Context: one part of a larger RNA
This record gives sequence, structure tokens and C1' cells, in this order.
RNA sequence: GAACGAACGCUGGCGGCGCGUUUUAAGCAUGCAAGUCGAACGGUAAUACAGUGCUUGCACUGUAUGAGAGUGGCGGACGGGUGAGUAACACGUAGAUAAUCUGCCCUUGGAUUGGGGAUAGCCUGUGGAAACACAGGGUAAUACCGGAUACGACCUUUAGGUUAAUGCCUGAAGGGGAAAGUCGCUUAGGCACCGUCCGGGGAUGAGUCUGCGGCUCAUUAGCUAGUUGGUGGGGUAAAGGCCUACCAAGGCAACGAUGAAUAGCCGGCCUGAGAGGGUGACCGGCCACACUGGGACUGAGACACGGCCCAGACUCCUACGGGAGGCAGCAGCUAAGAAUCUUCCGCAAUGGGCGAAAGCCUGACGGAGCGACGCCGCGUGAACGAUGAAGGCCGGAAGGUUGUAAAGUUCUUUUCUUGAGGGAGAAAUAAUGCAAGGGAGGGAAUGCUGGACAGAUGACGUUAAUCAAGGAAUAAGCCCCGGCUAAUUACGUGCCAGCAGCCGCGGUAACACGUAAGGGGCAAGCGUUGUUC
Repeated sequence: GAACGAACGCUGGCGGCGCGUUUUAAGCAUGCAAGUCGAACGGUAAUACAGUGCUUGCACUGUAUGAGAGUGGCGGACGGGUGAGUAACACGUAGAUAAUCUGCCCUUGGAUUGGGGAUAGCCUGUGGAAACACAGGGUAAUACCGGAUACGACCUUUAGGUUAAUGCCUGAAGGGGAAAGUCGCUUAGGCACCGUCCGGGGAUGAGUCUGCGGCUCAUUAGCUAGUUGGUGGGGUAAAGGCCUACCAAGGCAACGAUGAAUAGCCGGCCUGAGAGGGUGACCGGCCACACUGGGACUGAGACACGGCCCAGACUCCUACGGGAGGCAGCAGCUAAGAAUCUUCCGCAAUGGGCGAAAGCCUGACGGAGCGACGCCGCGUGAACGAUGAAGGCCGGAAGGUUGUAAAGUUCUUUUCUUGAGGGAGAAAUAAUGCAAGGGAGGGAAUGCUGGACAGAUGACGUUAAUCAAGGAAUAAGCCCCGGCUAAUUACGUGCCAGCAGCCGCGGUAACACGUAAGGGGCAAGCGUUGUUC
């Protein structure tokens, strides 16, 4: 000199864009943060209308609308948070997978046949303070389970081609495995959309393996028994001591094994002419974690933050028998600390989940609020104005200085205050409706495809911007002045009080302390402290 997720002191007008618990991965009151689908299913409270019975306000039936709960499907593995652990194929980079998987999506081939038994909801009853649980009856499905068929896929045997290779391709024989319907239209035969099943390919995502690279300590020198390798077996989507039985005795290490300490890694960021050094806040990629430890289930995907089970610590409820919970999601609270925000608005936009769609959900996100925490921009007026006014300070005086500074005159209105009307951008026209009815296919309609017109929706928001009126009106501080280092005099104090980054000042004329005047620097900031180069 530059920089900062900064803090502290004094001061403080506005706007834009960013950033905001670096400490205790400490504990958490409260609310919200993951739902959705009735076009998978049985059904239904309630409401409205109509009808029947009529005891005149109840019961039943039909139609329309239709909550809550339940079965089922998809999603809760994304999105969001944190950096505890980890010195490791965790990360970066370059490869391998002839050792693998991949829901939804795209493309392509084929199929979608015929049956069965349950169960929740519901009804009846029982236990319990509650959480919840049990018994009996009975019901549905795209829930569950057999049967038929099955080109290809899979397994076994076998023939040929090809490859560096245990792989790939082609052919033959045998074995063995599938499905689910709903809605719409109909000339009632079927058609079409969305699904379902068996395959091929792609895309995307993931798993695994390998070379190389990036910390400190030798005042850590030896470490290792599933350890190193082989064979058989098991296990996994998948190679492999991943696991197991047996056999062998290996494997790593001064090119630093093992141990210890520290630490998420990277793109980047800061500094520097560069080489390098430091760092890993925000944003982006990867990894790990979700009160602590362990475990599996479901699933395409988890060993799962707002799922389950067990153990532990802690907190809460309890009728003492037993139960409930997990903010390192968004706000917020306590504690800790030098220190870090609102228990805000909205799904209008972007994106995500579900749904055929309308739509619903979304503390992701879009916004607003607080904080000079940072960067950038603007303003606090402009021009003229010498009797160089008064006052202050200095000087013995003359005078000097503050200083065109003020006053005064003439302007301007960025800002500010008040008011006004429309209102940019963010919204894309989607869904939908509809005329002529176009195109392919079809016997027809729905549907598919193309297209003219109409077509709702804004949290921010009293938005930004614009116009009008008013009046210099609403707006300057902080640090320094001995040298380094730009800027000096007076008074007070008297090795005292104090200053200080270093050298050093202060013991009676202190340019170094304190105050004043003047001056220098920066400026809505200025200094100090901390850290890095």
C1' cells in the first nucleotide's frame, strides 16, 4: 500500500447492487417448510331440488354438488441446511467398466387373455388416562395370488464368425417366466387418449476400479493374522478377503509405513510485476452429516433431516401401568460471544411434486423489513459580493490571520415536503371457448395435427419513472500537525497529568501532554484493533 462475512470509538442525508451466528454439530416455546390424484377403488357426512309414505316433521327414493377418513398410485432419495467427521479414490484431473444398475422422459417391436381368495374403510363389541390396540361380521380396486399364451429377453447344451482379452454377433435343441384397467366417442361392431406387461436402443442419473496431484510432526521407526496371495463356496446390480472353509507365508515401510495433531475438497477469492504466499464467507460442482451410536425395511434410487426399529443422554405428558419429541429447513427464543436481522408478503414470475386438465402444494423462489457491514453513485447549493464588517486568535505596536469566508444581492430545485393523474418493465398468451371447418387416418364420432378470433391472471405496489407547487429550504463529520509523514502558534501543566506504530516526548519558555486558534488529510464516513499478502 491492498484486502476483509469483521468488531470497537466518534459521527451519520439519500439511492442502487450485494452481504449478514466466523463462537456452542449447544438446547429449543410457537407457527409454517411435502404433498397430490374421485379420469385407480368401495363408499359417504352435509346442502339444494323433486317424488313417495305420511304420525306434519321424520323416514325412504332419485338427481346435482360433494367435505373428512380409508385402500391404491406417484412423489416424500429432489429442493433447503450445516461442515461435526474425514489425510481418504473424500476431492481435482485423466482414464477404465469385456465387472454394473437406471423410475419418470424419447424412440422402436410385440402383447393387453381367463379366473380366484382376501383386507382397510364400514357395522357390532371389548381393553386403555392417553398413545393406541384387539375380537366378530361384511365390501371394492390399476391392491394381492394362481391358470393360458409368449417372438424376442433369461438359463443349459451345442455349431460358426469376430476381438489383444473371460466379450460381441448369428444359428439349432431343451427349460422357464407376463399383464390392469379408467375416461371419452360411437352406426353398439368397435375407435381413440392415458395407462399396464415382455423386449431393443437412446438420454439422464448413479455405483465401482485405476494413474497422477494437493497439510504438519522422525522429540512418531517399525506396522500388519482376514493381515498378503491362491482354490472351493456364499453374497452384490456389479470386479474384489466383501464374507466364509482350507492351503501357502506373505504384504507395507527412510521415495517416510504406522502413530499423533490439524483439516471438508475444488472452481475460485485476497495479495503480488510475476514466481509465489494466504484462504475456501457469499455463488457454482463434489463429498459427508441430520440429538449420540447401531440396524435394516420399502423402493428405480436411502441404509432415508421433517420414515421405521433398538440402545443411550436430555426434555415433556401421565390416572405411575405407560407414552411423546428431535430447527445443522424459514422466521423466532435462551445461552455463549467483540459480534451477525423480520415469529413479514406472495405463489404474480422462474423452477419442482401430483393430476388428462382445471388446479392444489411449495419458508425453493420472487419480494419487502432491519444493519453505513461492503462496493458504487448523488447531495449537503451556485454566481456576484472588501467599509477586507463584527467576533476569535497572534502581535509591544503597526498590523497580520480566520477571509469572499459571513452578511447582502441575484439565481437554481438534484434532493426534501405536499399533491396529481394515467402507469413502463416484470406477462409469456397457456388452459379454454368458437366460425369457416383445413390435413392424415377411418364406414362414423370423439380423439390427433395445423390455424383465424376471443380470452382471465401482479406479491412487490401508495412500485420505478413523469408532472405540478413550495422554499436554500432537510443534510458534515472524523483523524492528524517532532521525524518517518502533508500540516504551527499561544496558553495551561512541570519526569506530574499524560502521549507513543518506531525513534522517543514531559524534571518552568514542551512545534511531541491538555485546551484554543490556525493548518493538513479523507469524507457519509473517519480513526483504532484483529488477520492475510
The part of an RNA shown here (small-subunit ribosomal RNA, 5' domain) has 533 nucleotides and comes from an uncultured prokaryote.